[in-house]
Molecule: small-subunit ribosomal RNA
Organism: uncultured organism
């Protein structure tokens, strides 16, 4: 990280049908229009119109009846507090659950009891008048009631007083009796039976209020909050307890079990997920709360502080005559806006339910239905059977075939669905059906109308081709793509699901990755530096109580829906009905008493104490000692000293260093000294004294659980650092100087200030480590050491020894651990308590808080970024790590190279081309064993196009194939006179040839990073592996390591290994000695030599010594040869993507009148230069001249070529011999003699001129050789570097291959002459084995750090600036309740009246929404500049 499940989803592609559900999650932003709460005439007064009929008429109209006591409006009643919506606010008794209410209310409904008597005065409507645009309002007048108001009555009620019963307890509650006081009513209708109402009381039911235990979010970088605050008394207020409100009094209340503050959020039944425990969530349905533009307020009422009521304030919108008014979709539709995104301005009250009504009935966007959307769940279909020439087409192909695929076509069949037609419900108990001519049924038609989407590298089911070429793109993670991509795109095929399929977002799961179930902390992240100790947690043995926890039973509750099981209804299912069950930190009660708690009483083993011993660098203070350094004084003494890898600075003739004597001062305490001691840790070291803490041992006694741990807290706490004051010998940051170095802000040296020391105070951190918290118990041993006790020896004492307690080390069993390791001093087995961890970086950081004089400490994030970071162990590789060993590796030598000239190759440059390849070692006299043409691949120009070459098909061809004159041409080529065939035959023809055409040929074009084969190199180094066994969780180890030994993993010994393979060695060839056989040639013959075949011989076999008496080594004998006798061939597993597509082969790709092919000429041979490999020299150990001696390997008929002759010579003429031990065939250094005499020479031979020879079609570019002439550089070569250990190096010549000839001084062979040196393994290079470290594994040419520069991103600080939130202080203060006043008003009552009471307007006080002003707090945005961080291309140091 993924596979699973889910979703109110959205997006992409696609889309037959049906059923049931579900649908603004965003702007509680704003809303046009319509509808969503009315009803009652059986409470009341009043009361139209259209129209119809009819009458009158002046033809304008009017009257009457019906419409109709209807509509509309009003008084009154009930409803409007339900139903419906939304989730803004709210962390709260808001919700859930369990209780309480003896502190309460309850309209309509039900039951019961008692009543319903008799009066009065108004106000709407209406009429008239007035104001206004409207909304609306004012005045006067009339009127009814179930509207309003007195009076009467009082079963019962309420209040007071008295008597009394029962119960309960915090005040009390419920009754019974007596007495006093208070207060009711409404009528309507009738079929006259009644019915519907009204009043009072009691009870019920329902609903509601209030109180309360418990439960459910985050942040402590929010730690203190609170003045009505907490309590009391009294009063007020409420339906009701209460600081609910007020006055007074007291000073309380809450909080680490998290108050207060901040952030977020409606809560629940449930839903999703999960094995569960949990985690997430709160759409729809149901319960509950809150809200109705925002804020405040009350009125009415049974109920509201009221979504479709009122008043006020605010913002917004609308109307307006500008004076003033109106509005509130978070009801149903709908609109626009936002958004990734969410529906009809539908039908109906038929059903269910609600309101009103006696009822009929009316109202009901509740609700029932329909519409839209695959948004979800469920069902069903898109056909079934047969059908192989395995059709065509597509794709792949090894070209054979395979696959698509029984798939199609075709034949037969069916009709779910669809279309048409007909019938036609239930839902409705009598009537009434929106849905709806719907569901359903029947008939007809015809395979008809109906398939997509994602994936196919691994995880993860499913593979090929083409295209592309680190591009385009993919990607959930790992990662694909740089020319053969199963990963991109397309196609074919396949896999999955299917009317859907994918993607995205989110949640759970997997994740035991927050671990209650169920994790960890030595080294992976993680034990506080250490102690004391508060709260808290935990706690020994016995016994008696108790019953809080605990356990069991019963009862109550845990609404319905949902979930599980059973049964039923829609054809099934989804969906839905019935029954049962489950679900709790819940309540009540009964019981139990083991355990925990709690109370009492005891106990001694935990803990502590007393006594006696005892070890110690435990701590603090005071005193004191010697050695050493330095300094000062004096003596002796003279030129250096000091320091280093080597030096210099420094000190010193003003007398140092050295040395002797005296003195001063500070710091530290050698030896003893020890994985010894003490301490909680930090830490503690001369000696003495004083004070003091802790430990250990022994024996008894005393107390009686007094214990363990320990959040906060407090104390101690190395070094460095800070403050004040001292002190200052040595050492010594900083700093100065000298060196080193590319540099050297270092290491080294000479100086040297803070500091180091003391006192007092601060800091509070370290790899403060055993990287291991404390306590207790248990669990094999062995061996040291410190302190003590006992025993034995032993009559006493010491040692040894045994037992035991307590420290401190090592090894180790079981066990544990990822491993390493730990292992009675646990990291084992358990219990208790504390601290800490949760990927790396950012970050031991920022901000904030606290502490500090400062430095800083402590606590401690996020954005962003990565897919890792990390631990332990393994195998390698590497190390300027270690050990052992080897090699011409060094060393010791000899000869060179590097300097000169020339040759050859390469680079570079040049060029039309200078063809291509090889490039550290492992390219560079390499491919090339030989470029004038050819070769040849390159360039220029000229030709050809089935082709220079191969095969096949088809057609044609008879003077055909072939030879090919003249002519043109640079040639190729064009051209074509003339000559002129072959094989088979069944006589038709066929084959071969030629021509045409189609397939194809061709390519030294590309890819050695697609390959085969071959090769180089490590390296002729001694290694590389396997089987079985064993060990390890595993990678792996062991064997193969170790001790010896060898050239060798060669051999021996040992060993959890025992064996085996590829390598080593040997077997093969050759040389050296001998025997045998044969003998062309050689020799005058034989022997011998020689030639070429076959054998023998050498094995540490023998002797001595060394050794583990093993392997083996050393020495010796014999022997031609001695320890692998010399040389060759032979190259393990592998490494270098080493080299080669141009030797050959070959996949892919490109090309096809050309990248093929032919031809001529040119080029590969260029030339400022650089490198590599060589040759010749620089000379006298030489050059030149003359004489003279001795080889071997080889080659030869298109060849080697003798004698002879010609030429100074190269060579020519000529031809003997040779198909070869027969002929060609002769070495040179050497030796003898002469000359030169140290010079740019008689050295050296480059270069150049002339004249020649040879090869060859052809020597101009561009051959070799010869003669004459010319006579350059060069006098032994810088740094550096190569080869070689014996017949070797060095020197000398000879042959061969390639080849016409030759640029060969190269390569490969052959012989001749023939040395020097090796102490040794320190160092350089390479290699082998063992071991060690590692952050490397592309393996040190590795990895990797920081600054700087540039770009991007997020973030901290920041003068400020902008905004939000919650408070506070003051000012102003609407509406409104309450209170006051009430001079004004004033129907009901009193009164005869005047007048009065109650009441009201108005004014006013308190409170207070909003507003204003102000200073602060918190949060956020933005900002010049600035700090660090992260990431980026091959930048810089």
């Nucleotide at each position: 990280u993924c596979a699973g499940a889910a979703c109110g989803a959205a997006c992409g592609c696609u889309g037959a049908c049906g059923g049931c559900g579900c649908g603004u999650c965003u702007u509680a932003a704003g809303c046009a229009u319509g509808c969503a709460a009315g009803u009652c005439g059986a409470a009341c007064g009043a009361g139209a119109a259209a129209g119809u009929a009819u009458c009158c008429u002046u033809c304008g109209g009017g009257g009457u009846a019906c419409a109709a006591g209807u509509a509309a409006a009003g008084u009154g009643g009930c409803g409007a507090a339900c139903g419906g919506g939304u989730g803004a606010g709210u962390a709260a008794c808001a919700c859930g659950u369990g209780g309480g209410u003896a502190a309460u209310c309850u309209g309509c409904c039900c039951u019961g009891a008692a009543g319903u008597u008799g009066g009065g005065g108004a106000c709407a409507a209406c009429u008239c008048g007035c104001u206004g645009a409207a909304a609306a309002g004012c005045g006067a007048g009339c009127u009814a009631a179930u509207a309003c108001c007195g009076a009467a009555u009082g079963a019962g009620a309420u209040a007071g007083u008295c008597u009394u019963u029962a119960c309960a307890u915090a005040u009390g509650u419920a009754g019974a009796g007596a007495u006093u006081a208070u207060g009711a009513a409404a009528g309507g209708u009738u079929u006259c039976g009644g019915c519907c109402g009204c009043u009072u009381c009691a009870g019920g039911a329902u609903g509601a209020g209030c109180c309360u235990g418990c439960g459910g979010u985050c942040u402590a970088u929010u730690a203190g909050c609170u003045a009505g605050u907490u309590g009391g008394u009294g009063a007020g207020g409420u339906a009701a307890a209460u600081g609910c409100u007020c006055a007074c009094c007291a000073a309380g209340g809450c909080u680490a079990c998290g108050a207060u503050a901040g952030a977020u959020a409606g809560c629940c039944g449930g839903c999703c997920u999960g094995a569960g425990a949990g985690g997430g969530u709160g759409u729809a349905c149901g319960g509950u709360c809150a809200c109705a533009u925002u804020g405040g307020a009350a009125c009415u009422g049974a109920g509201a502080c009221a979504c479709g009521g009122u008043c006020c304030a605010u913002a917004c919108u609308c109307c307006u005559a500008c004076g003033g008014g109106a509005g509130g979709c978070a009801g149903c539709a709908g609109u626009g806006a936002g958004g990734a995104a969410u529906a009809u301005u539908g039908c109906g009250c038929a059903a269910u339910g609600g309101g009103g009504g006696c009822a009929a009935c009316c109202c009901u966007g509740a609700c029932g239905c329909a519409g839209c959307a695959a948004c979800g769940c469920c069902g069903c279909g898109u056909g079934g059977a047969c059908g192989a020439u395995g059709a065509a087409g597509g794709c792949c192909u090894u070209c054979g075939g395979g696959u698509u695929g029984u798939a199609a076509a075709g034949u037969c069949c069916u009709u779910u669905u669809c279309u048409g037609a007909a019938g036609g419900a239930a839902g409705a108990u009598a009537g009434u059906g929106a849905c709806g001519g719907u569901a359903c049924u029947u008939c007809a038609g015809g395979a008809a109308u109906a398939a997509g989407u994602c994936c196919c590298g691994g995880c993860u089911a499913a593979c090929u081709a083409c295209g592309u070429g680190c591009c385009a793109g993919c990607a959930g993670c790992c990662g694909c793509g740089g020319u053969a991509a199963a990963a991109c795109g397309u196609a074919g095929g396949g896999g999955g699901c299917g009317a859907g399929c994918g993607u995205u977002a989110u949640c759970c799961g997997g994740a035991u990755u927050u671990a209650c179930u169920g994790g960890g902390c030595g080294u992976a992240a993680a034990g506080c530096g250490c102690a004391c100790g508060u709260a808290g947690g935990c706690g020994g043995c016995a016994u008696c109580g108790u019953a809080a926890g605990u356990u069991g039973g019963a009862c109550g509750u845990g609404a319905a829906a949902g979930c599980u099981c059973c049964c039923g209804g829609c054809u099934c299912a989804a969906c839905u009905g019935g029954g049962a069950g489950a679900g709790g930190u819940c309540g009540u009660u009964c019981a139990a008493a083991a355990c925990u708690g709690u109370g009492g009483u005891g106990c001694u083993u935990g803990a502590g104490g007393u006594u006696g011993a005892u070890a110690g660098a435990g701590g603090a203070g005071a005193g004191u000692g010697g050695a050493a350094u330095u300094c000062c004084c004096g003596g002796u003494g003279u030129a250096g000293u000091g320091g280093u890898g080597g030096a210099a600075u420094g000190c010193g003739u003003a007398g140092a260093u050295a040395u002797c004597g005296g003195g001063a001062g500070g710091a530290a305490c050698a030896c003893c000294a020890g994985u010894g001691g003490c301490g909680a840790a930090g830490g503690c070291g001369g000696c003495u004294c004083u004070c003091u803490a802790g430990g250990u041992c022994a024996c008894a006694c005393c107390u009686g659980a007094c214990g363990c741990u320990g959040a906060g807290g407090u104390g101690c706490g190395g070094a460095a650092g800070c403050g004040u004051g001292g002190g200052g010998a040595g050492c010594g940051a900083a700093c100065g100087g000298g060196a080193u170095u590319a540099g050297a802000u270092a290491c080294c040296c000479c100086g040297g200030u803070a500091g180091u020391c003391c006192a007092c105070g601060c800091u509070g951190u370290a790899a403060a480590c055993g990287a291991u918290g404390g306590a207790u118990a248990c669990u094999a041993g062995g061996u040291g050491u410190g302190g003590g006790a006992g025993g034995u020896u032993a009559u006493u004492u010491a040692c040894c020894c045994c037992u035991u307690c307590u420290g401190u080390g090592c090894c180790g069993u079981a066990g544990c651990u990822a491993a390493c390791g730990c292992g009675u001093u646990a990291a084992g087995u358990a219990u208790c308590c504390c601290g800490c961890c949760u990927g790396g970086g950012g970050a031991c950081u920022a901000c904030g808080g606290c502490c500090g004089c400062a430095a800083g400490g402590u606590u401690a994030a996020a954005a962003c970024u990565c897919a890792a970071a990390g631990g332990a162990a393994u195998u390698g590789a590497c190390g300027g790590g270690g050990g052992c060993c080897c090699g011409c590796a060094c060393a010791a030598g000899c000869a060179g190279c590097g300097g000169a000239g020339c040759g050859u190759g390469u680079g570079g440059u040049u060029u039309a081309a200078u063809u291509c390849g090889a490039u550290g070692a492992u390219a560079c006299g390499c491919g090339a064993a030989g470029a004038a043409c050819c070769u040849u691949a390159c360039c220029u120009g000229g030709g050809c196009u089935u082709g220079a070459c191969a095969u096949g098909g088809u057609g044609g061809u008879a003077g055909u194939a072939g030879u090919g004159a003249a002519g043109c041409g640079a040639a190729a080529g064009c051209g074509g006179a003339a000559c002129g065939a072959c094989c088979c035959u069944u006589c038709g023809g066929g084959g071969a040839g030629c021509c045409a055409u189609c397939a194809c040929a061709g390519g030294u074009g590309c890819u050695g990073c697609a390959u085969g084969g071959c090769u180089g190199u490590c390296g002729u180094c001694a290694g590389c592996u396997c089987g079985u066994g064993u060990c390890g969780u595993g990678a792996g180890a062991u064997g193969u390591u170790g001790g010896g030994u060898u050239a060798a993993g060669u051999c021996c010994c040992g060993c959890a290994a025992c064996g085996a393979g590829c390598g080593c060695a040997a077997c093969c060839c050759u040389c050296g000695u001998c025997g045998c056989u044969a003998g062309u040639u050689a020799u005058a013959u034989g022997u011998g030599u020689c030639u070429a075949g076959u054998g023998a011989g050498a094995c540490u076999g023998c002797c001595g010594g060394u050794a583990u008496c093993a392997a083996a080594c050393c020495g010796g004998a014999g022997g031609a040869a001695g320890g692998u006798g010399g040389g060759g061939a032979u190259g393990a597993c592998g490494u270098c993507a080493a080299g080669u597509c141009a030797g050959c082969a070959u996949g892919g790709u490109c090309u096809u009148u050309a990248u093929g092919u032919c031809c001529a000429g040119g080029g590969c041979u260029a030339c400022a230069c650089a490198c590599a490999c060589g040759c010749u020299a620089c000379a006298a150990u030489g050059g030149c001249c003359g004489g003279u001696a001795c080889a071997a390997u080889g080659g030869g008929u298109u060849g080697c070529c003798a004698u002879a002759c010609c030429g100074c010579g190269a060579g020519g003429u000529g031809g003997a011999g040779c198909u070869a031990a027969u002929c060609c065939u002769c070495a040179a250094a050497g030796c003898c003699g002469g000359u030169c005499u140290c010079a740019g020479u008689u050295c050296g031979g480059a270069u150049u001129g002339c004249a020649g020879u040879c090869u060859g079609c052809a020597a101009c570019u561009c051959g070799a050789c010869u003669g004459c002439a010319u006579g350059a550089a060069g006098g032994u070569g810088g740094a550096g570097u190569u080869g070689c250990u014996a017949g070797u190096a060095a020197c000398c010549g000879c042959g061969c291959g390639u080849c016409a000839g030759c640029a060969a001084u190269a390569g490969u062979g052959c012989g001749g002459u023939g040395a020097a040196u090796g102490c040794g393994u320190u160092c350089c290079c390479g290699g082998g084995c063992c071991u060690u470290g590692u952050a490397c594994a592309c393996a040190c040419c590795g990895c990797c750090c920081g600054u700087c520069a540039c770009a991007u991103c997020a973030u901290g600080g920041g003068a400020g600036u902008c905004g939000g939130c919650a408070a506070c202080a003051c000012c102003u203060g609407a509406a409104g309740u309450c209170g006051g006043u009430g001079a004004c008003c004033a129907a009901a009552c009193c009164g005869a009246a005047a007048g009065g009471u109650a009441g009201g307007a108005a004014c006013u006080g308190c409170c207070u929404a909003a507003g204003g002003u102000g200073g602060g707090g918190c949060c956020g945005g933005u900002a010049a500049c600035u700090g660090g961080g992260a990431u980026g291309a091959a930048g810089u140091c």